Transfer RNA from Parasphingopyxis sp., 87 nucleotides, folded computationally. The coordinates come from a structure-prediction model, not an experiment, and the mean pLDDT is 81. It matches the Rfam family "tRNA". Rfam links the family to the GO term triplet codon-amino acid adaptor activity. The family's RNA type in Rfam is transfer RNA. Lineage of the source: Bacteria > Pseudomonadati > Pseudomonadota > Parasphingopyxidaceae > Parasphingopyxis.
């Protein structure tokens, strides 16, 4: 150069048009149990911005940036980056 697969939260990782800011597991947090702890089991748990009576609410964002569509992580372009083939 050319092919092809990938790139989603703190990690891994599922979803392939609307039930999705997202399953499910690992982590963290708070609890219960226990003399303490560990397992185990219960809740809980993404950032930014507006807005709150601080309890919360709204609204963006799936690698970047356009496009199609009433409606994109899914579908099309382009570009970055990773792996793996072929020259």
């Nucleotide at each position: 150069g050319g092919a092809g697969a990938g790139g989603u939260g703190c990690c891994g990782g599922a979803g392939u048009g609307g039930u999705c800011g997202a399953a499910c597991g690992g982590g963290g947090c708070g609890g219960u149990c226990u003399c303490g702890a560990a397992a185990a089991c219960c809740g809980u748990u993404g950032u930014g911005c507006c807005u709150u009576u601080c309890g919360g609410g709204g609204u963006a964002c799936c690698g970047u940036g356009g496009g199609u569509u009433c409606g994109a992580a899914u579908c099309c372009c382009a570009c970055c980056c990773u792996c793996u083939c072929c020259g």